[in-house]
RNA sequence: UGCGUCGUGGAGCAGUGGUUAGCUCGCCAGGCUCAUAACCUGGAGGUCAUAGGUUCGAUCCCUAUCGGCGUAA
Numbered sequence: 001u002g003c004g005u006c007g008u009g010g011a012g013c014a015g016u017g018g019u020u021a022g023c024u025c026g027c028c029a030g031g032c033u034c035a036u037a038a039c040c041u042g043g044a045g046g047u048c049a050u051a052g053g054u055u056c057g058a059u060c061c062c063u064a065u066c067g068g069c070g071u072a073a
Stems, first nucleotide, its partner, number of pairs: 001072007010025004018056001027043005049065005
């Protein structure tokens, strides 16, 4: 430098044009308990990597850029 792939709450992932962006774990509060863990209930936390474009409408499609991984030189 080329090609491929990925970027979504603190972590790991789903969602792949449409009306509230979800799951598990974690965190906080309450319940239960003599107490802790487990269990139950509730809550906070996301400018969907960035910027443009297409569209009535973009997390999703296109382009560029940035970053990670793989690969070829």